[in-house]
């Protein structure tokens, strides 16, 4: 000087919602616009499905769908399914189970068309394997 074992410490969470460029702007950050890429949706042949079921309207994003009590509203219970901090897998615990949209109309679907790329919030254990970064005898 490498290289790094034993062993320490670090690591945000839902959700597609992240990055980079260019311009505004006199310089940097931010914030605005556009645009690219990645992620996510949605429409859309043949074949296949269905062969029916059309105001009992229909469909879409979504974990949020059904049931049951209740004094109409309400609430409240449960329940498919979801989600709990680096990743899987077992155990226990705890929280959601909303809501919003097309606008008459859509099965599946290749080219091909087309939208979004927001919000909101903090981390519960235990045990087992596996990994990332940074130190390091």
């Nucleotide at each position: 000087u490498u290289a790094g074992u034993a062993u320490u410490g670090c690591a945000g969470c839902c959700g597609a919602a992240a990055u980079c460029c260019a311009u505004g702007c006199a310089g940097g950050u931010a914030c605005a616009u556009g645009g690219a890429u990645g992620c996510g949706g949605g429409g859309g042949a043949c074949c296949c499905g269905a062969g029916u079921u059309u105001u009992u309207g229909g469909g879409g994003c979504g974990u949020a769908u059904u049931c049951c009590u209740u004094u109409u509203u309400u609430a409240g219970g449960a329940u498919a399914g979801g989600g709990c901090a680096c990743u899987u897998c077992c155990a226990a615990g705890c929280c959601c189970g909303a809501g919003c949209c097309c606008g008459a109309c859509a099965g599946c679907u290749a080219a091909c068309c087309u939208c979004g790329u927001a919000g909101g919030c903090g981390u519960u254990u235990g045990g087992a394997a596996g990994g990332g970064c940074a130190a390091g005898a």